[in-house]
RNA sequence: CAAGGGGUAGUUUAAAGUAGAAUGCUAGCUUUGGGAGCUGGUGGUAGGGGUUAAAGCCCCUUCCCCUUGA
Numbered sequence: 001c002a003a004g005g006g007g008u009a010g011u012u013u014a015a016a017g018u019a020g021a022a023u024g025c026u027a028g029c030u031u032u033g034g035g036a037g038c039u040g041g042u043g044g045u046a047g048g049g050g051u052u053a054a055a056g057c058c059c060c061u062u063c064c065c066c067u068u069g070a
Base pairs, nucleotide, nucleotide: 001069002068003067004066005065006064007063010023011022012021013020024042025041026040027039028038029037046062047061048060049059050058
């Protein structure tokens, strides 16, 4: 430099129709205490622009990461 893939919660991972799940953290219950278990809470779409009635998703671009080639 060229091609391809990816960026969503602290971590892993879904989704053009209310942004979900697991795990983590936290509060309570339970226990002599801890762990396990149960209930509740917490927390997220990399930046900009476009298409659409509606964009995490589709298109363009920038940034970052990974793989391959020269």

A computed fold for a 70-nucleotide RNA from Lophiodes caulinaris, annotated as transfer RNA. Its mean pLDDT, the model's own confidence on a scale to 100, is 80. Taxonomically the source falls in Lophiodes (Eukaryota, Opisthokonta, Neopterygii, Euacanthomorphacea). RNAcentral holds the sequence, with entries from ENA. It matches the Rfam family "tRNA". It is annotated as a transfer RNA.